[in-house]
């Protein structure tokens, strides 16, 4: 430069047009002599702008970023 994949809570990651779900981390609180472990609760997210659409996390398409791979 060109080409491929990838982008979702703090971290792992699911959903693949129709309400964005879990673990885990925090934060409370039961529990226990005290901590650890358990259990209840609750807070937090779709990179970024534009199209397609009644509806976009999901499809185009540009942009930024990463990773790999070509010369």
């Nucleotide at each position: 430069a060109c080409g491929g994949c990838c982008g979702u809570g703090g971290u792992u990651u699911a959903a693949u047009g129709g309400u964005a779900g879990a673990a885990u981390a925090c934060a409370g609180g039961a529990u226990u002599g005290u901590g650890g472990a358990u259990c209840c609760u609750g807070u937090g997210a779709c990179g970024c702008g534009a199209g397609u659409u009644c509806g976009a996390u999901u499809c185009u398409c540009g942009c930024c970023g990463g990773c790999c791979g070509u010369c």

This is a predicted structure of a 71-nucleotide RNA (transfer RNA) from a Candidatus Woesearchaeota archaeon.
The prediction has a mean pLDDT of 80.
Its Rfam family is "tRNA". From the family's description: Transfer RNA (tRNA) molecules are approximately 80 nucleotides in length. The family's RNA type in Rfam is transfer RNA.